This is a predicted structure of a 75-nucleotide RNA (transfer RNA) from a Candidatus Limnocylindria bacterium. Rfam family: tRNA. It is annotated as a transfer RNA. The source organism's lineage runs through Bacteria, Bacillati, Chloroflexota and Candidatus Limnocylindria. The sequence is in RNAcentral, with records from ENA and MGnify.

RNA sequence: GGGCCGUUAGCUCAGUUGGAUAGAGCAGCUACCUUCUAAGUAGCAGGUCGGCGGGUUCGAGUCCCCCACGGCCCA
Repeated sequence: GGGCCGUUAGCUCAGUUGGAUAGAGCAGCUACCUUCUAAGUAGCAGGUCGGCGGGUUCGAGUCCCCCACGGCCCA
């Protein structure tokens, strides 16, 4: 230098053919339970989806281009 894959909550990951109010588990907080802790049960909070980028579209996490970061391969 070229190619492929990935980037969504603190962490690990879903997100279908472009249309739902953007989700799950764990972690966190609160309450219940318990002699206490753990476990368990119920609830709450937490994001604008790598970019103060561009484009397509009535509509983009999803499609196209550019850039950044990470991984693998080739040179």